[in-house]
């Protein structure tokens, strides 16, 4: 220099145009049960930002644009990571 793949909550990861990110599922973490205590197991909970006294509302799928009635999902550019080729 060329090509391909990937970028989703604290981590991994599913979702690939419309029942919804109300983000499945798994890990971690918190609380409880059980135990003398712990582990294991079981139950419940657990994203961020903005506005608001509060109830609550809005926005966020790497970033910015575009297409569409509708985008995490399609298109373009850029950023980052991984792999392959030279």
């Nucleotide at each position: 220099g060329g090509a391909a793949g990937c970028g989703u909550a604290u981590c991994g990861a599913a979702g690939u145009g419309g029942u919804c990110a109300u983000a499945a599922c798994g890990g971690g973490c918190c609380u409880g049960a059980c135990u003398c205590g712990a582990a294991a197991u079981c139950a419940g909970g657990u994203a961020g930002c903005a506005c608001g006294c509060a109830a609550g509302u809005g926005c966020u799928c790497g970033u910015g644009g575009g297409u569409u009635c509708g985008a995490a999902u399609c298109c373009c550019a850029c950023c980052g990571c991984u792999u392959c080729c030279g």
Notes:
Model confidence (mean pLDDT): 82 of 100. Predicted 3D model of an 86-nucleotide RNA (transfer RNA) from a Clostridia bacterium. Its Rfam family is "tRNA". Rfam classes the family as a transfer RNA. Lineage of the source: Bacteria > Bacillati > Bacillota > Clostridia.